[in-house]
Context: one part of a larger RNA
RNA sequence: CUGGGCGUAAAGCGCACGCAGGCGGUUUAUUAAGUCUUCUGUGAAAGCCCGGAGCUCAACUCCGGAACUGCAGGGGAUACUGGUAGACUGGAGACAGGUAGAGGCUAGCGGAAUUCCUGGUGUAGCGGUGGAAUGCGUAGAUAUCAGGAAGAACACCUGUGGCGAAGGCGGCUAGCUGGGCCUGUUCUGACGCUCAUGUGCGAAAGCGUGGGGAGCAAACAGGAUUAGAUACCCUGAUAGUCCACGCUGUAAACGAUGUCGACUAGCCGUGGGGCUCAUUUAAGGGUUUCGUGGCGCAGCUAACGCGAUAAGUCGACCGCCUGGGGAGUACGGCCGCAAGGUUAAAACUC
Numbered sequence: 001c002u003g004g005g006c007g008u009a010a011a012g013c014g015c016a017c018g019c020a021g022g023c024g025g026u027u028u029a030u031u032a033a034g035u036c037u038u039c040u041g042u043g044a045a046a047g048c049c050c051g052g053a054g055c056u057c058a059a060c061u062c063c064g065g066a067a068c069u070g071c072a073g074g075g076g077a078u079a080c081u082g083g084u085a086g087a088c089u090g091g092a093g094a095c096a097g098g099u100a101g102a103g104g105c106u107a108g109c110g111g112a113a114u115u116c117c118u119g120g121u122g123u124a125g126c127g128g129u130g131g132a133a134u135g136c137g138u139a140g141a142u143a144u145c146a147g148g149a150a151g152a153a154c155a156c157c158u159g160u161g162g163c164g165a166a167g168g169c170g171g172c173u174a175g176c177u178g179g180g181c182c183u184g185u186u187c188u189g190a191c192g193c194u195c196a197u198g199u200g201c202g203a204a205a206g207c208g209u210g211g212g213g214a215g216c217a218a219a220c221a222g223g224a225u226u227a228g229a230u231a232c233c234c235u236g237a238u239a240g241u242c243c244a245c246g247c248u249g250u251a252a253a254c255g256a257u258g259u260c261g262a263c264u265a266g267c268c269g270u271g272g273g274g275c276u277c278a279u280u281u282a283a284g285g286g287u288u289u290c291g292u293g294g295c296g297c298a299g300c301u302a303a304c305g306c307g308a309u310a311a312g313u314c315g316a317c318c319g320c321c322u323g324g325g326g327a328g329u330a331c332g333g334c335c336g337c338a339a340g341g342u343u344a345a346a347a348c349u350c
Stems, first nucleotide, its partner, number of pairs: 004321003007304002012318001014201004021194003025088007033081002035077008049065006091191001092188003095184005103177007110154001114150008125136002162169002206247006215241002220236004258317006266295012299306002323350003332343004
């Protein structure tokens, strides 16, 4: 240097953008750096290797050859790679016209429910459990009616439905705003893919400052249960859950499956478009494209299973793995207000 792997055995960074780097469509000319060929010089000798010779053999020594796979220079070749110049449209992008959507941000509005407050009716219970008790209630509760206040979440619609890079996103309306898809094939003309370092986003919990606080509810208290019960059950209840701004940067951040591209039987569903057929009241058939599901051939796989949304057949680039424990720990560095995060061993042991 080559050789193995990463759905579940160890192994895909949580996700994206992206500098350097790696890789890069069709075609013409040119160049000749890579590449190939030939020649020259050099590549000391000894040694190694091959052939032979000399000590009786051998070790050893001597002679000859080969080798020294390299470097430099000259001549030549031009398929491929690279450079330069030009052209192209299939990759990529732009433009125009449409289109679906819980995509994001901000503001406003709405009803149901819950709790609390006020008033009315009304009286002895309510609540809770396996059964109870703590708790609430004659200072009038629960129930019920009317009015008011507050905060949070948005039933039905709702769907192996949709949107988003991921995290994630669900009442209604408006404003601002990102992306996708389809059609046209008008324009640019390789502008591309991937991406170490880096940068941004990133559930929940947690932290800082200020607000808010209905319900729920770590901690905590009480009641039960139990041998005990620092639990499961019950009654309460504080952080928190909510908002603004800032931090944290983790997760079974999962499809446990990196991104991009090409190719490889079919069948059935579903969401968004285009074309088209018949019908025309709705619905429907065919075809094409993008997405999303269920089977399944070949193939793959240790098996399970995957199977055009591949875990099939290939290519480009990145990340990662190398027995179990010690340990995602110690130390050090970096980051953080802290909690901690990240990078990441060894002794020892089986």